The prediction has a mean pLDDT of 85. The part of an RNA shown here (small-subunit ribosomal RNA, central domain) has 351 nucleotides and comes from a marine sediment metagenome.
Context: one part of a larger RNA
RNA sequence: CUGGGCGUAUAGAGCACGUAGGCGGCUGGGUAAGCGAUAGGUGAAAUCCCAUGGCUCAACCAUGGAAUGGCUUGUCGAACUGCUCAGCUCGAGCACGGGAGAGGGUAGUGGAAUUCCUGGUGUAGCGGUGGAAUGCGUAUAUAUCAGGAGGAACACCGGUGGCGAAGGCUGCUACCUGGAACGUUGCUGACGCUGAGGUGCGAAAGCUAGGGGAGCAAACAGGAUUAGAUACCCUGGUAGUCCUAGCUGUAAAUGAUGGACACUAGGUGUUGGGGGUUCGACCCCCUCAGUGCUGUUAAGCUAACGCGUUAAGUGUCCCGCCUGGGGAGUACGGUCGCAAGGCUGAAACUC
Numbered sequence: 001c002u003g004g005g006c007g008u009a010u011a012g013a014g015c016a017c018g019u020a021g022g023c024g025g026c027u028g029g030g031u032a033a034g035c036g037a038u039a040g041g042u043g044a045a046a047u048c049c050c051a052u053g054g055c056u057c058a059a060c061c062a063u064g065g066a067a068u069g070g071c072u073u074g075u076c077g078a079a080c081u082g083c084u085c086a087g088c089u090c091g092a093g094c095a096c097g098g099g100a101g102a103g104g105g106u107a108g109u110g111g112a113a114u115u116c117c118u119g120g121u122g123u124a125g126c127g128g129u130g131g132a133a134u135g136c137g138u139a140u141a142u143a144u145c146a147g148g149a150g151g152a153a154c155a156c157c158g159g160u161g162g163c164g165a166a167g168g169c170u171g172c173u174a175c176c177u178g179g180a181a182c183g184u185u186g187c188u189g190a191c192g193c194u195g196a197g198g199u200g201c202g203a204a205a206g207c208u209a210g211g212g213g214a215g216c217a218a219a220c221a222g223g224a225u226u227a228g229a230u231a232c233c234c235u236g237g238u239a240g241u242c243c244u245a246g247c248u249g250u251a252a253a254u255g256a257u258g259g260a261c262a263c264u265a266g267g268u269g270u271u272g273g274g275g276g277u278u279c280g281a282c283c284c285c286c287u288c289a290g291u292g293c294u295g296u297u298a299a300g301c302u303a304a305c306g307c308g309u310u311a312a313g314u315g316u317c318c319c320g321c322c323u324g325g326g327g328a329g330u331a332c333g334g335u336c337g338c339a340a341g342g343c344u345g346a347a348a349c350u351c
Base pairs, nucleotide, nucleotide: 003323004322005321006320007305008304012319014201015200016199017198021194022193023192025088026087027086028085029084030083031082033081034080035077036076037075038074039073040072041071042070049065050064051063052062053061054060091191092188093187094186095184096183097182103177104176105175106174107173108172109171110154115149116148117147118146119145120144121143125136126135162169163168206247207246208245209244210243211242215241216240220236221235222234223233258318259317260316261315262314263313266294267293268292269291270290271289272288273287274286275285276284300307301306324351325350326349333344334343335342336341
C1' cells in the first nucleotide's frame, strides 16, 4: 500500500468548536472540465505473444501480425458529477408563544450533625474490639442541659427521575447567563454533514502563592494480631481534602460502542410538551422529543455472550484507530511543563 477490521479478542481520540480538505436536497436552462461515442496522430527498435519460414532438430535467427498502462487532436452526445444562471421548500437556521430542568457563574442565607470553648447537673469510669490494649478521665471525663465559636457537607423529597458536549451538576433565595424539547408554519432559501492541523473545556491526585482548617485522613507514631505483619483491626495524627489566582492535562475519562442522515414488527413503564374526549378535572386515546425494560415464538446481525427504532440490523458520507506475544508506552530525539510528568514513539534481542 491492498485487504480485513475496531462492545468483550489488537483497534473509537476524554469531550467539543472549527480551518483546509472530502462529501452533499428538489426543479428547469446553459456549458462541456470529468464521462461516453467516433475518427486521426503518437506510443522507436529489440524483447514478450501468434502465424509462417531458415540453419538436419532445438536453442538461435528472419518475415508478417497482434499487443503496447497510456498521452494527445478534431467532431458528436448530455443521463450522471462539476461549473454557471434562475427558481423551490422537505434539510438547516431565524422569529413568535406558553411550559420543564442538581446546565453554568456571582452574592447572600438556613437547619440538623460532628468537634472545640464557657457555665450548670452529676460521679467513676469512658472509649474501643473477635477479644484486648495503647488512648481519655478525680486538674471532674463519658452522660445530660444552656450558651457560644468555627469549618465542611446538604437527611427526607429522590426516582433504570432531570440537566449538560464530555468531565460533571442536588439545602434555600436573588441577580447574570448557555442549551434543548414542544407548538404556530410567519421569515431566509441548501445557508448542510464531517473535520487533518489548530483552539478551548476537561474527575481525582499533584504543583506554585496567599488564606482556611470542623470532620475525615496518605505519610508518620503507638497498641494489637502474627512465625514475621513495614498490612488488614484499634488509638492518635501531618500534608491533603475547603476558598482565591494560576499550573498540570491524565483516568476502567466506560455504553470499554466516533459523528451525521435515512430505512427496518411489536409489547410495557417513565420525564417534558401538544392535541382529542369531557361542562370541567381525573381517567382514556393520538402525537412529538427524551429516558428504561422486554423481545427471536418479528426480521436481521454476532465466534459466542449478546445487540435488537437509544442497533452491535440495512445503507451513504467524513474523521480517528488496529495489524502476533514480550522487549515497551521503554530508549533516543523533538515538544509542552516549576516539578511530577504529559504528547509523539522505535530497534536489537527473544518466543